[in-house]
RNA sequence: AGUGAAUAACAAGCGCCAGAACCGUUGUCGGGGUGAGCGCAGCUCACCGCGCAACGGUUGACGAGGGGGAGGUUAAUCGAGGUUUUUCGGCGGGUGCCUCCCGGCUGCCCACGGCCGUAAGCGGUGUCACAAAACUGGCGGGCGACCGCCAGGACAAAAGCACCAGGUGGGAAA
Numbered sequence: 001a002g003u004g005a006a007u008a009a010c011a012a013g014c015g016c017c018a019g020a021a022c023c024g025u026u027g028u029c030g031g032g033g034u035g036a037g038c039g040c041a042g043c044u045c046a047c048c049g050c051g052c053a054a055c056g057g058u059u060g061a062c063g064a065g066g067g068g069g070a071g072g073u074u075a076a077u078c079g080a081g082g083u084u085u086u087u088c089g090g091c092g093g094g095u096g097c098c099u100c101c102c103g104g105c106u107g108c109c110c111a112c113g114g115c116c117g118u119a120a121g122c123g124g125u126g127u128c129a130c131a132a133a134a135c136u137g138g139c140g141g142g143c144g145a146c147c148g149c150c151a152g153g154a155c156a157a158a159a160g161c162a163c164c165a166g167g168u169g170g171g172a173a174a
Base pairs, nucleotide, nucleotide: 014092015091016090017089019088020059021058022057023056024055025054026053027052029051030050032048033047034046035045036044037043038042062079063078064077068101069100070099071098072097073096102117103116104115105114106113108171109170110169111168112167123164124163125162126161127160135152136151137150138149139148140147141146
């Protein structure tokens, strides 16, 4: 240094990279271009590109929002951005969804049903706040593709808040 095991910490536009693209190095590989040499219709050497191959790298989601417990499941909410190339493609996970339990509401209680998850209204109307990347100016690392950071001034939607609804049967109270 590598491998295996154990322990601890670290996450959700989160983690990873084998398609793809890009960068570097290498090459008794292939084709060109330029120059030089020679015994000149051929050969050799050097350099430069391109293609191909191998090896090693880089990119591969910008924030907001979302968690009762257990199980299952996979294309899991909202906008911003854009050379409409890659925020593409693939794998894993995941606060989404479904079932059960528990819980809230359904003018008090119980059962069933319905809508939900402690902010406990599916939906509708009104109201309404906030961002990062990008951009500008810089610093640092790397041969490079690229990566990390600082400062400045911006621009969202969902959300949130308020209001609107709530069944069947029985009981209690008045």
GlmS glucosamine-6-phosphate activated ribozyme aptamer from Thermodesulfitimonas autotrophica, 174 nucleotides, folded computationally. Its Rfam family is "glmS glucosamine-6-phosphate activated ribozyme aptamer". It is annotated as a riboswitch.